The RNA shown here (SAM riboswitch aptamer (S box leader)) has 109 nucleotides and comes from a Cytophagales bacterium. Rfam family: SAM riboswitch aptamer (S box leader). Rfam's curators write: The SAM riboswitch is found upstream of a number of genes which code for proteins involved in methionine or cysteine biosynthesis in Gram-positive bacteria. Lineage of the source: Bacteria > Pseudomonadati > Bacteroidota > Cytophagia > Cytophagales. The sequence was found by an Rfam model in a public genome assembly.
RNA sequence: UUCUUAUCAAGAAAAGCUGAGGGAAUGGCCCUUUGAAGCUUUAGCAACCCCCACCAAUUUGGCGGGACGGUGCUAACUCCAGCUCCGAUAAUUCGGAGACAGAUAAGUU
Numbered sequence: 001u002u003c004u005u006a007u008c009a010a011g012a013a014a015a016g017c018u019g020a021g022g023g024a025a026u027g028g029c030c031c032u033u034u035g036a037a038g039c040u041u042u043a044g045c046a047a048c049c050c051c052c053a054c055c056a057a058u059u060u061g062g063c064g065g066g067a068c069g070g071u072g073c074u075a076a077c078u079c080c081a082g083c084u085c086c087g088a089u090a091a092u093u094c095g096g097a098g099a100c101a102g103a104u105a106a107g108u109u
Base pairs, nucleotide, nucleotide: 003107004106005105006104007103008102013042014041015040016039017038021031022030023029026081027080028079043074044073045072048070049069050066051065052064054062055061056060078101083098084097085096086095087094088093
């Protein structure tokens, strides 16, 4: 890098260095010198991998618990929308479902 599967409405930030951008992309709308992004340290969240017990029945599934370790994460629902379908509406627009894209994990190439 490719592909597959699962999840994406919950949760959790301080300090130091530094100094202007950031929220994937486009359009919005936001955040930001009352300090962006990045790096470091410490802390935390969660429970994908992992560990333990039980149940089923077949090597997987379910359920409950744990958090030493591998990742991840700690503004806003993946911040919202774009494409398709359905419903409401005089219209603007609003609501719902799905697709696409993206993120993370585990496996795979």